Model confidence (mean pLDDT): 77 of 100.
This is a predicted complex of two RNAs, RNase P RNA and transfer RNA, with 416 nucleotides together.
[in-house]
């Protein structure tokens, strides 16, 4: 000093003028006012209301193993796997409980199989061939795959046939909280791939949603058809039971379409300090940081600079995607250089 | 805002428990028939099945993230 790779902050400053929505005041006035994703709504909790949420089956969703967290599919740490030199990545439970699928090729696609080869044997033949019949899975060929894999030894030729190494099953031990790792002995190899195919096993999930709910205020044709109905209909979901309610559903007229409150003090921020490898906890001070409803955060100017991306709160947090101009910083990896 | 559904040819729609050429009707384009149009007939063409990934030997069809459209949703009740 280059290259590579993983994260982590900023998110234009500043000053004037007009202008907005919210608080506070009698008033003049003063204070405050979008995000790192305010997005997609993909997942999780909070908070309402239906029984404070039940019981069975379905059905959905996760999936190594341990931890964090309110919870989660997020995270953190370990493990095992890929690929790369390395930093790294990864929807990663099971195919010896069943079921099913594998198109074209190919003899054969899961109870193995004999097309070419190779080997014995009869037949025929002058030799060579060429037919039948057995053996054979080691070689070609064909597939994404082809029924352990490499060498020796054994065979008419061949073969876990028989031995070494390797993988692969089993007991047993040892380390680890476990995932797993790893030594010993034993089987001749059954057991080959998809489960983001059914499906097994283990966990989890009751439905709805702030247009949830809960109060005032006005209104008025409190109506009219058609279905379905008390062994039923709706909440309440897919089904049974149970619980509440007593009609309900769709049509077509018709009214009103104003206010409060839910609404922003919270699993909140910052800072310190111990604890834990770490996600995180704890504890102590210190802070209040948008709350609209047609819906506020703008616009001009002037100045500076690294010349400004991608985008706008609507109950509220936690993640995950995703979109993002520029700059700045960190940890690791590899290569060269110098001490 | 909140909940659901759809994206296959120019329209309009099949095909999605996974199989290799993704089809059909309308349409257009050519050719016959007809003096000439339409009807009829014959043949053509025109799709990377909304991107982008991942799973599989294989994906229009399975998964997961994005683009784009549409629908439903207030009280009285």
């Nucleotide at each position: 000093g280059a290259g590579g790779u993983a994260a982590a902050g900023u998110a234009g400053g500043c000053a004037a003028u007009c202008g907005c929505g919210c608080c506070a005041g009698a008033a003049g006035u003063g204070g405050u006012g979008a995000g790192g994703a305010a997005a997609g709504u993909c997942c999780g909790g909070g908070c309402u209301c239906c029984a404070c949420a039940g019981a069975g089956c379905a059905a959905a969703g996760u999936g190594c193993c341990a931890g964090g967290u309110a919870a989660c599919g997020c995270c953190u740490g370990g493990g095992c796997a890929a690929g790369g030199u390395a930093a790294u990545u990864g929807a990663c439970g099971g195919a010896a409980a069943g079921u099913g699928c594998a198109a074209c090729a190919g003899a054969a696609a899961a109870u193995a199989a004999a097309c070419c080869g190779c080997c014995a044997a009869u037949a025929u033949u002058u030799u060579u061939u060429u037919a039948u019949u057995g053996g054979u899975a080691a070689g070609g060929g064909u597939g994404a795959a082809a029924c352990g894999g490499c060498g020796u030894g054994g065979u008419a030729a061949g073969a876990g046939c028989a031995c070494a190494c390797c993988g692969c099953c089993a007991a047993c031990g040892u380390g680890g909280u476990a995932a797993c790792a790893u030594g010993u002995u034993g089987g001749g190899c059954a057991c080959g791939g998809c489960a983001a195919a059914c499906c097994c096993c283990a966990c989890u999930u009751g439905g709805a949603g702030c247009a949830a709910g809960a109060c005032c205020a006005a209104a008025u044709a409190g109506g009219a058809a058609u279905u379905c109905a008390a062994u039923g209909a709706u909440g309440c979901u897919g089904c049974u039971c149970g619980c509440a309610u007593c009609g309900a559903a769709u049509u077509c007229g018709g009214g009103u379409a104003g206010g409060u409150c839910g609404c922003u003090u919270g699993a909140g921020c910052u800072u310190u300090a111990u604890g834990g490898u770490g996600a995180c906890a704890u504890a102590a001070a210190g802070c209040c940081u948008a709350g609209a409803u047609g819906a506020a955060u703008g616009a001009u100017u002037g100045u500076c600079c690294a010349c400004g991306a991608c985008a706008g709160a609507a109950c509220c947090c936690g993640g995950c995607u995703u979109a993002u101009c520029g700059c700045u910083u960190u940890g690791c990896c590899u290569c060269c250089c110098c001490u | 805002g909140u909940c659901u559904c759809c994206g296959u040819a120019g329209c309009u729609c099949a095909g999605c428990a996974g199989g290799a050429u993704a089809g059909a009707g309308c349409g257009u384009u050519c050719g016959c028939c007809u003096c000439c149009u339409a009807a009829g007939c014959g043949a053509a063409a025109g799709g990377c099945c909304g991107g982008c990934a991942g799973u599989u030997c294989g994906a229009a069809u399975c998964u997961g993230c994005c683009c784009g459209g549409a629908g439903a949703c207030g009280c009285c009740a």

It holds a member of the Rfam family "Bacterial RNase P class A".